[in-house]
This is a predicted structure of a 328-nucleotide part of an RNA (large-subunit ribosomal RNA, domain IV) from Picea glauca. NCBI's taxonomy places the organism under Eukaryota, Streptophyta, Spermatophyta, Acrogymnospermae, Picea. Its mean pLDDT, the model's own confidence on a scale to 100, is 86. It matches the Rfam family "Bacterial large subunit ribosomal RNA". Its family is annotated with ribosome and structural constituent of ribosome in the Gene Ontology.
Context: one part of a larger RNA
RNA sequence: CUCUCUCUAAGAAACUCGACAAAAUAGCCCCGUAACUUCGGGAGAAGGGGUGCCUCCUCAGGAGGUCACAGUGACCAGGCUCGGGCGACUGUUUACAAAAAACACAGGUCUCCGCAAAGUUGUAAGACCAUGUAUGGGGGCUGACUUCUACCUAGUGCCAGAAGGUUAAGGAAGUUGGUGACCUGAUGACGAGGAAGCCAAUGACCGAAGCCCCGGUGAACGGUGACCAUAACUAUAACGGUCCUAAGGUAGUGAAAUUCCUUGUUGGGUAAGUUUUGACCCGCAUGAAAGGUGUAACGAUCUGGGCACUGUCUCGGAGAGAGACUCG
Repeated sequence: CUCUCUCUAAGAAACUCGACAAAAUAGCCCCGUAACUUCGGGAGAAGGGGUGCCUCCUCAGGAGGUCACAGUGACCAGGCUCGGGCGACUGUUUACAAAAAACACAGGUCUCCGCAAAGUUGUAAGACCAUGUAUGGGGGCUGACUUCUACCUAGUGCCAGAAGGUUAAGGAAGUUGGUGACCUGAUGACGAGGAAGCCAAUGACCGAAGCCCCGGUGAACGGUGACCAUAACUAUAACGGUCCUAAGGUAGUGAAAUUCCUUGUUGGGUAAGUUUUGACCCGCAUGAAAGGUGUAACGAUCUGGGCACUGUCUCGGAGAGAGACUCG
C1' cells in the first nucleotide's frame, strides 16, 4: 500500500449524478394512531411505555421483594414520513451487462364461426380446435374501478347491392391462306381449274368473379385548416368577412415520460433551487379504447422534500486480521 472488520472529538449529506455505502430501527406485551378510501383498507401508520431474577397467590394472570451502566443483556431481529409521475393489483421477462413505465391480467369492445364450424397444420389421408357447440371457439384493439369516449365515410379497407360499362379460359357462324383423296380439261407429258377433308391465321357473337358503379361502416386504416378586420385609454376579440376542406380538435388535460425557443412567467419549498410542486396557456409538435381524465390499495419502479441516523464528507486518525514487501 491492497482487502475484510472495529472505534473515532466537533459538525451532520457540507460528499455525490444520486444518502451509493455504512449507521440507525428491530422480538413480544400494553396504550395510541391522521389525511384519504373502492369502507376492505391505510395500519406494525405515526408516537409513547414495559421487558431480568426470587417468593407467594385464586397461576396464559396478579402481588411483593431484589441485582446491574445495561434484562428481546449474545445471536436473531421493520428506519419513518410528506408530495409528484407511470403502471390498477398478485404475476411474467432479455438463462450469462436491462426486472421496468415493457408483457400478462380480470374487465371492455369490434369481428368471424350453426358444427363435416371458423381458424391452424399437412401434397393428401388426417390431426388440433374438441370427445367442445354461440353463457362456445378463433382473431384484432384496449387494459381493475370512477367519469366519459366528440366531428369526418373524400382516400384505403371491410360489408351489402345488382341496372349498366369493361373483362379470361373455352365455344363459335363466317372470312382468308396452304395442302388436297377425287372430278373436269379426248389420251400422254407439262400445267390449269373445281371440290369433300385436314392444317394454320383471323373472327361477329356467347362467356363468371373481379374492377368501374351505388349505398353503408371509425372501440375499421386513418384525418380533425388558413388569412384579414372589429369594442369609448391601451390590450384582447364574444362579433364580422374571404378562401379551402370529407371534416376542421369537442369534453378534458397541458413547459407534461410530450415544450424547440426555455433555467417560459408566477406562488410555495431553500440563506441561495437548470431539479421539484401549485397555477397560467403563447400545445415548435396534447387529446378521447395506438383510449382522454381522475383514482384508494400495491411497487427490489422513477423523481423532489423532511425527521432519525451515521467516517459519505470537513479530514483525517487509531487498532485487529489476511495479503503484498524484507529475511530465512